[in-house]
């Protein structure tokens, strides 16, 4: 150059048009004599821009980044 797959919390995934959840990881709390273990509770995200659409993480183009085949 051309073909494809993917980006969603800090980190690992999930969720196919109707107000984004999980584990682990952070902060408090409680228990403990004190850590660690548990438990409660609790902060934090759709990769950028534009389109469709009543309504977009979801569907379309483009760009960006990362993997992977081809030449």
């Nucleotide at each position: 150059c051309c073909c494809c797959c993917c980006g969603u919390a800090g980190c690992u995934c999930a969720g196919u048009g109707g107000u984004a959840g999980a584990g682990c990881a952070g902060c408090a709390g409680a228990c403990u004599u004190u850590u660690a273990a548990u438990c409660u509770g609790u902060u934090g995200a759709u990769g950028u821009u534009g389109g469709u659409c009543c309504g977009a993480u979801u569907c379309c183009a483009a760009c960006c980044g990362g993997g992977g085949g081809g030449a």

Notes:
Transfer RNA from a Candidatus Kaiserbacteria bacterium, 71 nucleotides, folded computationally. Lineage of the source: Bacteria > Bacteria candidate phyla > Candidatus Kaiseribacteriota. Rfam family: tRNA. Its family is annotated with triplet codon-amino acid adaptor activity in the Gene Ontology. The sequence is in RNAcentral, with records from ENA.